[in-house]
RNA sequence: CUCUUAUCCAGAGCGGCAGAGGGACCGGCCCCAUGAAGCCGCGGCAACCUCUCGGAGCGACCCCACAGCCAGUCAUCCGAGAACGGUGCCAAUUCCGUCAGGUAUUCUGGAAGAUGAGAG
Numbered sequence: 001c002u003c004u005u006a007u008c009c010a011g012a013g014c015g016g017c018a019g020a021g022g023g024a025c026c027g028g029c030c031c032c033a034u035g036a037a038g039c040c041g042c043g044g045c046a047a048c049c050u051c052u053c054g055g056a057g058c059g060a061c062c063c064c065a066c067a068g069c070c071a072g073u074c075a076u077c078c079g080a081g082a083a084c085g086g087u088g089c090c091a092a093u094u095c096c097g098u099c100a101g102g103u104a105u106u107c108u109g110g111a112a113g114a115u116g117a118g119a120g
Stems, first nucleotide, its partner, number of pairs: 001120008013042005021031003026097003043090003048086002050082007059074003094112001099109003
């Protein structure tokens, strides 16, 4: 970088350095010298990976065999919990919209983006 898949209306900020931008792009609308981005330190949120417990387990394995069942193990699914570790995150719903449906509001789906896990 590409592909697959899950999630994105919840949650969580102080200090130091620095000094003008930032919220992905575009259009809005916002944040910002009462200090933006970035870097560092400390803190926190969350629970994707991870771990524990309980349940399901129609699939696979094992066993057996004429055929099979039970038990067991595992994939997988559901629920509850933990937070040492790997990421991530800590203004505003991904800040809102963009494309399609719909009737303006509202709504549904999608695109794009972000993050995790897996693969190349």
Annotation
The RNA shown here (SAM riboswitch aptamer (S box leader)) has 120 nucleotides and comes from a Chloroflexota bacterium. Lineage of the source: Bacteria > Bacillati > Chloroflexota. Model confidence (mean pLDDT): 81 of 100. Its Rfam family is "SAM riboswitch aptamer (S box leader)". Rfam links the family to the GO term regulation of gene expression.